The RNA shown here (Bacterial RNase P class A) has 412 nucleotides and comes from Candidatus Humimonas hydrogenitrophica.
C1' cells in the first nucleotide's frame, strides 16, 4: 500500500435538573362509626385519635434510567385478533453440499465459479435439446450466421504466346512439304463464373484454442496437445465435487433478480394487536303513570313532540383511566463438547418503560495525546464521531470514532 478480524465507545465523585419504582410526608375524598335534623329500607350536615383500601403533590430520603447500531423496516419469529374439511389454481419467496439455528433473503464449514499479483473478495449457484423472447450501436453478417478489406482462381470462362512425336481443315499436281488457320496441348496473363473463411475490420459477444501437416487457397479437412461433450467404468469423499480411462472431431452462444418448466415453502392483518372498567351531556330500550283508538265493560292489542330524575330499571357508544408491557429463544463469568457456527453443564444478576413521548448541564478526579521538567511534578488539549428506545426476540443492511492484532505486496 493494501486484506482480513477483535474490543471500547467509558470509570469515581460532587451540584443542579428531568422520568419509573420504593419508603415517607402532606392534601383529598369515600367506606365505616359517632353526634344533630329531617319528607327515615333512606337523605342533609359536622366529626374521626385510631380503622379499611384509594387517590393526587413543582414536598423529602433511597434506587433504577438508551445504543452498537435504538436507525431503514429488508428478511424470520413470538404474542394477539379474524379466517379455515380436503384437493386445485393464482400470487409471492427461495433453489451448490454438510452442518447450526425456533425460523430466516441467517451463520459457519466445504465444493464450483468469477475477480485479484497476493493476503482475499463476490456469487438467487435447479433448467437454455419443452416452449416463447431478446440481443442496442456498430459491422458483410447476431444463431443451426456472414463475405466489406482480403486469400485462391484448382475447375470452366476469356486473351496473349508456343506451333508441340496428336487430329482436321487450307495451300504447293502427288509422294512428301509449308513462313496458313482451327483443335487439343503447354506457359503467361485476367480476376468474370466460383472456392475460402486462414489474416484484417465491426462489435459485450463472430459458431473451439495453439501447434503441425494438408491446399489452388484454406477450413477439424487431418494429426498431437488444450478444451468440449458423453459413459450405470475406477479410484478418492457423508456428499456437492475431484482425479484417472474410454469413446466422440465438436454436435450444444448469451440472457431465466425476460415469460416459462422443475423441486420446495408460505393463509391474512398488526401493540392504533387485543381485553377490561367507564363517566359527563345526549340519545335508545323496558317498567310504571298519563292519556287516545278498538271495545258494553274489565283484560288485552295499538298508538302517543306527554310525565319519572333530590326519590325506576337496563344496555351501547365517546373522553378517561387500567392491562397487554418488561424474567426473556435474556444478560455475564467459569467448566465441558466442537475446526466452527454453536450446544451442554454449573454459579450469579434483575437490565429504561414514557404516552408529547423522562436519560441532560457544569465542575473536579481517573483516562489519552503534546511539550516542558530540578524527576517531585507541571501546563495545554482532548474525553469525541454517528446517533435516541416506543410490545418483544433472531438476523441482515446502512451510518460513524478510537484502539488493537493477524496477514499480503513493494520499498529500505
Nucleotide at each position: 500500500g493494501g486484506a482480513g478480524g477483535g474490543a471500547g465507545a467509558u470509570g469515581g465523585g460532587g451540584u443542579c435538573g428531568c422520568g419509573g419504582g420504593u419508603c415517607g410526608g402532606c392534601c383529598g375524598g369515600g367506606c365505616a362509626c359517632c353526634g344533630c335534623g329531617c319528607g327515615u329500607a333512606g337523605c342533609g350536615u359536622g366529626g374521626u385519635c385510631c380503622g379499611c383500601a384509594c387517590g393526587g403533590c413543582g414536598c423529602g430520603g433511597c434506587u433504577c434510567g438508551a445504543g452498537g447500531a435504538a436507525a431503514g423496516u429488508c428478511c424470520g419469529g413470538g404474542c394477539u385478533c379474524c379466517a379455515c374439511a380436503g384437493g386445485g389454481u393464482a400470487c409471492g419467496g427461495u433453489g451448490c453440499c454438510g452442518g447450526g439455528g425456533a425460523a430466516a433473503c441467517c451463520c459457519c464449514g466445504g465444493g464450483c465459479g468469477u475477480c485479484g499479483a497476493g493476503a482475499g473478495g463476490c456469487g438467487a449457484c435447479g433448467g437454455a435439446c419443452a416452449g416463447u423472447g431478446u440481443c442496442a450501436c456498430a459491422g458483410a453478417g447476431a444463431a443451426c450466421a456472414g463475405a466489406c478489406c482480403g486469400c485462391c482462381g484448382a475447375u470452366g470462362g476469356c486473351g496473349g504466346c508456343g506451333c508441340g512425336c496428336u487430329c482436321g481443315g487450307g495451300c504447293c499436281c502427288a509422294a512428301g512439304g509449308c513462313u496458313c488457320c482451327g483443335a487439343c496441348c503447354g506457359c503467361c496473363g485476367c480476376a468474370c463464373a466460383g472456392g475460402c473463411a486462414a489474416g484484417g475490420g465491426u462489435g459485450a459477444a463472430a459458431c473451439g484454442g495453439u501447434g503441425g501437416g494438408g491446399u489452388a487457397a484454406g477450413a477439424g479437412c487431418c494429426c498431437a496437445c488444450c478444451g468440449c461433450g458423453c459413459g450405470a467404468g475406477c479410484c478418492g469423499g457423508u456428499g456437492a465435487c475431484g482425479g484417472c480411462c474410454g469413446c466422440g472431431g465438436c454436435a450444444c452462444g448469451a440472457c431465466a433478480a425476460a415469460c416459462c418448466c422443475c423441486a420446495c415453502c408460505g393463509g391474512g392483518a398488526g401493540c392504533a394487536a387485543g381485553g377490561c372498567c367507564g363517566a359527563g351531556c345526549a340519545g335508545g330500550g323496558g317498567c310504571g303513570a298519563g292519556u287516545g283508538g278498538c271495545g258494553a265493560c274489565c283484560c288485552g292489542c295499538c298508538g302517543c313532540a306527554u310525565c319519572g330524575a333530590g326519590c325506576c330499571c337496563c344496555g351501547g357508544g365517546u373522553a378517561g383511566g387500567c392491562c397487554g408491557c418488561a424474567c426473556g429463544a435474556g444478560c455475564c463469568a467459569c467448566c465441558g463438547g466442537g475446526a466452527g457456527a454453536c450446544c451442554g453443564g454449573c454459579g450469579g444478576c434483575c437490565c429504561a418503560g414514557a404516552c408529547a413521548g423522562a436519560u441532560g448541564a457544569c465542575c473536579c478526579c481517573c483516562c489519552g495525546g503534546a511539550c516542558c521538567u530540578u524527576c517531585g511534578g507541571g501546563u495545554c488539549c482532548g474525553u469525541u464521531a454517528c446517533a435516541g428506545a416506543a410490545c418483544c426476540c433472531g438476523g441482515c443492511u446502512u451510518a460513524u470514532c478510537u484502539c488493537c492484532c493477524u496477514c499480503c505486496u513493494u520499498c529500505g

The coordinates come from a structure-prediction model, not an experiment, and the mean pLDDT is 76. Its Rfam family is "Bacterial RNase P class A". Rfam classes the family as a ribozyme.